[in-house]
RNA sequence: UGCUUAUAGAGAAAGGCAGAGGGACUAGACCCAAUGAAGCCUUAGCAACCUGUUAUUUUAUAAGGUGCUACAUUCUACCCCAACUCAGAGAUGGGAAAGAUAAGUU
Numbered sequence: 001u002g003c004u005u006a007u008a009g010a011g012a013a014a015g016g017c018a019g020a021g022g023g024a025c026u027a028g029a030c031c032c033a034a035u036g037a038a039g040c041c042u043u044a045g046c047a048a049c050c051u052g053u054u055a056u057u058u059u060a061u062a063a064g065g066u067g068c069u070a071c072a073u074u075c076u077a078c079c080c081c082a083a084c085u086c087a088g089a090g091a092u093g094g095g096a097a098a099g100a101u102a103a104g105u106u
Base pairs, nucleotide, nucleotide: 002105003104004103005102006101007100013043014042015041016040017039021032022031023030026077027076028075044069045068046067048066049065050064051062052061053060074098079095080094081093082092084090
């Protein structure tokens, strides 16, 4: 790097460097950003997965390994289905795809 499985509407900050973008791709008449974006470093915190301890149907706890710390669901849409409406669209519910994280494997 690839593959498989699982999870995700909750949770959680500050300082320094830096200097214009960022929110995965694509598109947003959406949101954040000089009252400093991305990125790097330090400390702190949260607890999704693994791990330790505990419970044994359900748990609870620690913070060791990854990870994460936007007031936003993975911000919404883009694909499919359903019903409402029915001229067209629109909003709603569900699913998939893709991405992210973890564990295992190659």